[in-house]
Context: one part of a larger RNA
Molecule: large-subunit ribosomal RNA, domain IV
Organism: marine metagenome
RNA sequence: CUCUCUCUAAGGAACUCGGCAAAAUAGCCUCGUAACUUCGGGAGAAGAGGUACCCUUUAUGGGUUGCAAGAACCAGACGCUGGCGACUGUUUACCAAAAACACAGGUCUCCGCAAAGUCGUAAGACGAUAUAUGGGGGCUGACACCUGCCCAGUGCCGGAAGGUUAAGGGAGCUUGUUAGUCUUUGACGAAGCUCGUGACCGAAGCCCCGGUGAACGGCGGCCGUAACUAUAACGGUCCUAAGGUAGCGAAAUUCCUUGUCGGGUAAGUUCCGACCCGCACGAAAGGUGUAACGAUCUGCGUACUGUCUCGGAGAGAGACUCG
Numbered sequence: 001c002u003c004u005c006u007c008u009a010a011g012g013a014a015c016u017c018g019g020c021a022a023a024a025u026a027g028c029c030u031c032g033u034a035a036c037u038u039c040g041g042g043a044g045a046a047g048a049g050g051u052a053c054c055c056u057u058u059a060u061g062g063g064u065u066g067c068a069a070g071a072a073c074c075a076g077a078c079g080c081u082g083g084c085g086a087c088u089g090u091u092u093a094c095c096a097a098a099a100a101c102a103c104a105g106g107u108c109u110c111c112g113c114a115a116a117g118u119c120g121u122a123a124g125a126c127g128a129u130a131u132a133u134g135g136g137g138g139c140u141g142a143c144a145c146c147u148g149c150c151c152a153g154u155g156c157c158g159g160a161a162g163g164u165u166a167a168g169g170g171a172g173c174u175u176g177u178u179a180g181u182c183u184u185u186g187a188c189g190a191a192g193c194u195c196g197u198g199a200c201c202g203a204a205g206c207c208c209c210g211g212u213g214a215a216c217g218g219c220g221g222c223c224g225u226a227a228c229u230a231u232a233a234c235g236g237u238c239c240u241a242a243g244g245u246a247g248c249g250a251a252a253u254u255c256c257u258u259g260u261c262g263g264g265u266a267a268g269u270u271c272c273g274a275c276c277c278g279c280a281c282g283a284a285a286g287g288u289g290u291a292a293c294g295a296u297c298u299g300c301g302u303a304c305u306g307u308c309u310c311g312g313a314g315a316g317a318g319a320c321u322c323g
């Protein structure tokens, strides 16, 4: 010097990204216990006291030992506040346990059973020895209050009048071949077979006509205006399928930004409460709340401490020297 421990004056988070680590709390009994709440909880809230042994008349009793009686071991720290996720669960075996996944609940959609859907070339199997209070798929994610506008584009569903349209069928026209005929260096040429073309007939689909957003998705700009100023309830105009409703908002979202104001601190880029100028929230890729829960994340406090001021002392194991 390194590691694992023990103690440490005064201070007590001044350490640090951050109380990381350590210290502290701790069992049992009695008393006592707030906001909030889904009335179950919160709660072991918090906080206060007691704690061994012996005797007896069991009481508001008396006594004994020790420094100390839950004497060793064992053995919750607590409170306030906000974000996210309702919860118990699940996960990256070996860097991530979470706000991610799942979840009960909600909703849309498909499926009438030889079901839809899935695996397989098939046989066959699952679905299911089930039958719509069932099964498959998508999204959301307890609960409470809610879930606005747009169907122009894309998708899906419905429709069938018209347009377009395949294979196939096919009137007609046409090529080659040649029995034969003729005016015989040649020309014409029936039937059959054959080459090409082809009016017309011809389904779904697409075009078309409607519907549909808890389907994919989308949800404006400029100018002016009130008797201080400022602002604009109001007006004009352009564009659109429609121009963002409720609620929330510098937010896990805010660039400018350490926005501004208030609170907490002596001092606060974080935190909490407001404001709204939302670069670029917003309603089941759900919106806003929410008791309980969380080895979750943020801020603050009490207690406590060698985290620190700032070090020091000690024990053991290494290192080092000898062997």
Stems, first nucleotide, its partner, number of pairs: 001318008010309002014307001019304001027051005036041001038142001052064004056059001065069001077302004082297002084294002089101002105140007117126003143289004148219003153216002155212005162207003168201002172197002176193002180188003220238005247281001248278001259275005